RNA sequence: AAUCCGAAAAGGCAAAACAAUGGAAACACUGUGACGCAAAGCUAAAGGGCCUUAACUAUUCUUAUUAUGGCAGCCAGUUAUCGAA
Numbered sequence: 001a002a003u004c005c006g007a008a009a010a011g012g013c014a015a016a017a018c019a020a021u022g023g024a025a026a027c028a029c030u031g032u033g034a035c036g037c038a039a040a041g042c043u044a045a046a047g048g049g050c051c052u053u054a055a056c057u058a059u060u061c062u063u064a065u066u067a068u069g070g071c072a073g074c075c076a077g078u079u080a081u082c083g084a085a
Stems, first nucleotide, its partner, number of pairs: 005083002012037002017032003021028002035073001041078003047075002049071003057064002
C1' cells in the first nucleotide's frame, strides 16, 4: 500500500405514516418523520428477480396477455470514508 473484516471516531442516508404535486396504476418528487442501513452511494436491454396493468390484441363480456411504466431498502455489478482486533 492492497484485500478481507467491521471495534471506535467523524459523519452520511432515511422505512412506515401523514400532507401536497404528478401518474391509469405501480411508484416518484418535496416537507414532516425515523424503522433501520458499512455502501440503504451509483447502475433498470450488463444479468436475474419482483410490482403495476394504461394502450394494443383476443374474448366465454368476465377476463386473459403484456411493458414501451416502475422497484436497487431483493439478489447482483460497480465505485467509495475510517482503520482496532